[in-house]
Context: one part of a larger RNA
Molecule: large-subunit ribosomal RNA, domain II
Organism: Candidatus Nomurabacteria bacterium RIFCSPLOWO2_02_FULL_42_17
RNA sequence: GCCGGGGAGUGCAUCAUAGUGGCGAGGAUAAAACUGUUAAGGUUGCAUCCGAAGGGAAACCAAUAGUUCGCAGUUUACGAGGAGCAAUGUAUGAAAAUGCGUUAAGUCACUAUGGUGUGACCCGAAACCGGGUGAUCUAACCUUGGGCAAGGUGAAGCAGGGGUAAAACCUUGUGGAGGCCUGAAGAGGUUCUGUGUGCAAGCGUUCUUCUGACUUGAGGUUAGGGGUGAAAGGCCAAUCGAACCCGGUGAUAGCUGGUUCCUACCGAAAUGGGCCGCAGUCCAGUCCCUGGGGAGAUAACUGAUGAGGUAGAGGUACGGAUUAGGGGUUUAGGUUUCGAAAGGAGUCGAUCUCUUGUCCAACUCAAAAUGCUUCAGCAUCGUAGAACUAGGGAAACGGCGUUACGGGGUAAGCUUGUAAUGCUAAAGAGGAACAACUCAAGACUGCAGUUAAGGUCCCUAAAUAUUGGUUAAGUGUUAACGGGUGAAGGAUGUUUAUUGCCUAAGACAGUGGGGAGGUAGGCUUAGAAGCAGCCACCCUUUAAAGAAAGCGUAACAGCUCACCUAUCAAGGCAGUAUGCUCCUAAAAUGGACGGGGCUAAACCAAUUACCGAUACUGCAGAUCACCUCGUAGAGGUGUAUGGUAGGUAGGUAUUCUAUAUAGGCAGAAGCUUCUACGUAAGUAGGAGUGGACUGUGUAGAAAUAAAAAUCCCGGC
Numbered sequence: 001g002c003c004g005g006g007g008a009g010u011g012c013a014u015c016a017u018a019g020u021g022g023c024g025a026g027g028a029u030a031a032a033a034c035u036g037u038u039a040a041g042g043u044u045g046c047a048u049c050c051g052a053a054g055g056g057a058a059a060c061c062a063a064u065a066g067u068u069c070g071c072a073g074u075u076u077a078c079g080a081g082g083a084g085c086a087a088u089g090u091a092u093g094a095a096a097a098u099g100c101g102u103u104a105a106g107u108c109a110c111u112a113u114g115g116u117g118u119g120a121c122c123c124g125a126a127a128c129c130g131g132g133u134g135a136u137c138u139a140a141c142c143u144u145g146g147g148c149a150a151g152g153u154g155a156a157g158c159a160g161g162g163g164u165a166a167a168a169c170c171u172u173g174u175g176g177a178g179g180c181c182u183g184a185a186g187a188g189g190u191u192c193u194g195u196g197u198g199c200a201a202g203c204g205u206u207c208u209u210c211u212g213a214c215u216u217g218a219g220g221u222u223a224g225g226g227g228u229g230a231a232a233g234g235c236c237a238a239u240c241g242a243a244c245c246c247g248g249u250g251a252u253a254g255c256u257g258g259u260u261c262c263u264a265c266c267g268a269a270a271u272g273g274g275c276c277g278c279a280g281u282c283c284a285g286u287c288c289c290u291g292g293g294g295a296g297a298u299a300a301c302u303g304a305u306g307a308g309g310u311a312g313a314g315g316u317a318c319g320g321a322u323u324a325g326g327g328g329u330u331u332a333g334g335u336u337u338c339g340a341a342a343g344g345a346g347u348c349g350a351u352c353u354c355u356u357g358u359c360c361a362a363c364u365c366a367a368a369a370u371g372c373u374u375c376a377g378c379a380u381c382g383u384a385g386a387a388c389u390a391g392g393g394a395a396a397c398g399g400c401g402u403u404a405c406g407g408g409g410u411a412a413g414c415u416u417g418u419a420a421u422g423c424u425a426a427a428g429a430g431g432a433a434c435a436a437c438u439c440a441a442g443a444c445u446g447c448a449g450u451u452a453a454g455g456u457c458c459c460u461a462a463a464u465a466u467u468g469g470u471u472a473a474g475u476g477u478u479a480a481c482g483g484g485u486g487a488a489g490g491a492u493g494u495u496u497a498u499u500g501c502c503u504a505a506g507a508c509a510g511u512g513g514g515g516a517g518g519u520a521g522g523c524u525u526a527g528a529a530g531c532a533g534c535c536a537c538c539c540u541u542u543a544a545a546g547a548a549a550g551c552g553u554a555a556c557a558g559c560u561c562a563c564c565u566a567u568c569a570a571g572g573c574a575g576u577a578u579g580c581u582c583c584u585a586a587a588a589u590g591g592a593c594g595g596g597g598c599u600a601a602a603c604c605a606a607u608u609a610c611c612g613a614u615a616c617u618g619c620a621g622a623u624c625a626c627c628u629c630g631u632a633g634a635g636g637u638g639u640a641u642g643g644u645a646g647g648u649a650g651g652u653a654u655u656c657u658a659u660a661u662a663g664g665c666a667g668a669a670g671c672u673u674c675u676a677c678g679u680a681a682g683u684a685g686g687a688g689u690g691g692a693c694u695g696u697g698u699a700g701a702a703a704u705a706a707a708a709a710u711c712c713c714g715g716c
Stems, first nucleotide, its partner, number of pairs: 001716006011118013026050003032044004054061002064086001066085004073078002087102006121258002124255001128248006139222009148212001150182003153178001157174006186209003192204001194203002224240001226236003261651006271284005287393006296381003301377004306372001313364002319360004324355007333348006399423010428439003444621007454611003457596003463608001465607006476598002489583003493580002496577007510567005516540003521535003546561001549560003622641002624638006652705001654702010670689008
């Protein structure tokens, strides 16, 4: 892991509500006794409990069977329940009045649901406490024993010699000290972060120590908030920041996981408030069910009605902020300057005023739209029971997205709000795939048809459709969002529109020719001759030609240009706006228009077909609610029938009991397989196997349904 088996809302007590039944102003017995076969049951049981009266702290006092309307129903006037009025008990009060009560239904049993207590749906802690068991591991200590190859070094002391006044001291031997050195056994466990399915820590290698605070055998002592510890919270039997075993014990867990058959009807909330409250829970809101009630209800639309100070806007209409300029005040600002001083002037400020340009969530003279209030109409819903109201059962109180408008933030698939809407709990079609984007407006079942969004070359259902343009960049082939960007700026790429100017008296471009003289203008300068620089920029000849627009020279020279002419021949030049396109344009394995591919199968504008969904339509059927009838049924009506948590209703299956009735060795249950029926849980039958029990109806009782719990046990 798979298979098989096991595996979770139960018992008792009590309370509340509902249903059914018994008795009923009463209802019920408990313990116990008698009887009975020891059982079931029966007869007693006068206690006690609930109810029949309430109000008041208490003393204490102590209550309706009046009247009107009226639902169902039928006799149209009655009318249970219901509603109004009246009356009444008590407490308080001087009173008015107010609070709680009064027009009589309970109680017992069973069943269902829920609450409370108990292990209380099941499994799950870490812990806490009690009583015991452990020092054969290990820590320390005590008693008594054992062990340490070989080699090196060579302390003190001693002896000889030297030396001294004597010592000291020097030297040579001898000697054999040391928590000394190398290193085997022994003890340890540093490195390779080697190897390791062998070991719940080994093996190899390298390394540390090896006469000592060494190592080791045997025996003994210290015990759990205690020991022992050269101290690491180490060790105390593979267990230690408090051992192990049993018990309290099914500790507790607002936390995690799991919780077993079917169908039908309805269907949420992630909000407000409280809480040592924020993983929880209570109240309200929202959901479900069952009653009461008995005629109106109001989401939308239209018209009217009233309140308002938001958007936008505005600024001599206030409060503030703020640009530029003019003028005034400043003997209570700073500073510079003139002056002997008085005082003057400048500047930086402060303040007032005029002109001018702007701004504001906490500014508003003025001021929307929408929304809101109220009324009416229309419409829809409602006697098939609305509004309103009572009781019972919940779940939930982590939300998230989109659109619009805000707060925070550079921003975010960010955060925090308000409103609407969706997902949550909603399937279907489109968007390549994709909770909330588009379509649909919600999928009871089946079979057909028509469309929506979106599409129609192939993958892939449907036009390689039609008409007119654009693009040459594979631009593009992406509705948008996010993973998935294309800006400022630029282009003699090209489209369309438009403005101005030139043009057969010949434009624009090209080509041939001319482009001169005074003069090398004056000044400056070594030089300055059109062309370093400064000043001026005239005149002449001309078809035209600047005291020169550029290159060039040391300065000249030289080459072009403007300008003119000839030739050629028909449009040309400069802008503005606009569509598409290009450059700008950078990421790491090769790579994404969904892909192939496409020059349309791209983009813009228009047209007609077709495809395309659970939408719409038709037919048939099921269920539900209600109505009618000739009521096991048939017919009819319906904007009925998506659904998580959850509520409600009906059913299937398993085991046993009672009772009735059946089957079975001429083959029961079980198992394998096939067929049929049922919306389903399931049921029935055939065949085979099997070899002794089993079913059905009615009623009852449950150790009553498994795929999950790192579930338990077994097998493989």